[in-house]
RNA sequence: AGGGGCGUAGUUAAAUGGUAUAACUGAAGUCUCCAAAACUUUAAUUGGGGGUUCGAUUCCCUCCGCCCCUG
Numbered sequence: 001a002g003g004g005g006c007g008u009a010g011u012u013a014a015a016u017g018g019u020a021u022a023a024c025u026g027a028a029g030u031c032u033c034c035a036a037a038a039c040u041u042u043a044a045u046u047g048g049g050g051g052u053u054c055g056a057u058u059c060c061c062u063c064c065g066c067c068c069c070u071g
Stems, first nucleotide, its partner, number of pairs: 001070007010024004018054001026042005047063005
């Protein structure tokens, strides 16, 4: 320099253009003499910008970051 992949909650991952979801973690509660476990409830997320569309995590462009390949 060229090519490809990835970026979603504190963490690990789903979501074929139509309410962003689960597990773990966190908070509160039930239970218990206390605690653990279990159960219930709850909080938190689409890397930035622009475009297409009635509607974008999803499609397109660009930028940023990480990884891989070629030289």
A computed fold for a 71-nucleotide RNA from a Candidatus Berkelbacteria bacterium, annotated as transfer RNA.
The source organism's lineage runs through Bacteria, Bacteria candidate phyla and Candidatus Berkelbacteria.